Molecule: FMN riboswitch aptamer (RFN element)
Order: sequence, then structure tokens, then C1' cells
RNA sequence: AAAGUUCUUCGGGGCAGGGUGCAAUUCCCUACCGGCGGUUAUAGUCCGCGACCCGUCACAAUCCAAACGUUUACCCGCGCAAGGAGAGGAUGGCUGAUCUGGUGAAAUUCCGGAACCGACAGUAUAGUCUGGAUGAGAGAAGACGGAU
Repeated sequence: AAAGUUCUUCGGGGCAGGGUGCAAUUCCCUACCGGCGGUUAUAGUCCGCGACCCGUCACAAUCCAAACGUUUACCCGCGCAAGGAGAGGAUGGCUGAUCUGGUGAAAUUCCGGAACCGACAGUAUAGUCUGGAUGAGAGAAGACGGAU
């Protein structure tokens, strides 16, 4: 110094003002927000990943359990066990949105201009409220030990 292993910590922001209405941070006007890695140069809109949701597994901790055995018989228990559920794991599907002018060697990333997008459940229709979630997680930083 590189690679591998183990562990620890961190790891998402945003309705201010007004209108209508019995009721809306959900509708209307306006406002506000932008996860992670990559990319000749900084990205919500490029490439890829993650979260939500749906499936598959000839993976799976664990739980339930018919029948049968045990019994003179029944119950319990025990044994065995068809079958069922299934945390988690692996894998697949699904998964939104940008143009233009300028600078430059290089930018759908910067600067100017004009646009657009945002899981599910609840509720007067929600990117911003409440909830699953004190969860999960792309990944980021750091530490110990061993070997080369």
C1' cells in the first nucleotide's frame, strides 16, 4: 500500500401566505423539498442502486399439526409424522421526471431561461400531515486481528 474477513458509528428534505367549503397543510392560487454510487466538471430528471409493493425457490430459524404407535378403553403426555404457516435469505418483476442558450478541452451536472417528477395505508383527493418506521436500506466513515 492493495485485497479479503470481523466489528462499531452514521445514513432524507419540504406547505409560510391566501381562496372555496360543514370539513382540505389533501382541491385552487402561490410556497417549499431533493437519498446513495458513477459520470473528462458539481445531476431529483443521464447510467445504475436503495426504500414501498408483487412473485418464485428442488434455501430456511421457528411454530402448528391429521393419521398412526404407546393404553383394556378414553383424556393428557410421549414417539413418529402426511401436511400447513413462516421471521430471515437468495433471486426475479414493478419502480417518476428536461429541454434550451452560454462558458469550457470536457457539463442533459456549472451559469441564464423555461419546464417536469415524486410508493403504499389513513383522511375532503397529500412529494410536504399521520402511520407501518425507535423499521429497512443503497452506501459513507472508522477500528481490531490475521495473511501477502